[in-house]
């Protein structure tokens, strides 16, 4: 990088560094000198994989030890298709993350 598969309306911030953009991309709408995005430290959330444990045991529940992930806004919203008078609903695409494969 590509493929397969599961999930994506819940949850979780302080300190330091640094300096102008950032939220994937287009449009919108937001965040940002009251210092964002990003990096480091510490903290936290969650429970995908491993581990450990309980049970009525090919499962399920718990712990949160290890590997990831995450901690503005539903993946911030929309785009494509179908339904609907509309609000909106369903599906798809794109993306993110885990696990597996090449």
């Nucleotide at each position: 990088c590509u493929c397969u598969u599961a999930u994506c309306c819940a949850g979780a911030g302080a300190g330091g560094g640094g300096a102008a953009g950032g939220g994937a991309a287009a449009g919108g709408c937001c965040c940002g000198a009251u210092g964002a995005u990003c990096c480091c430290u510490c903290g936290g959330c969650a429970a995908c994989c491993g581990g450990c444990g309980g049970c009525a045991g090919c499962g399920u529940c718990g712990c949160g030890c290890g590997g990831u992930g995450c901690c503005a806004a539903u993946u911030c919203c929309u785009a494509c298709a179908g339904g609907g008078a509309a609000a909106c609903c369903u599906g798809g695409g794109a993306g993110a993350u885990g696990a597996g494969a090449g």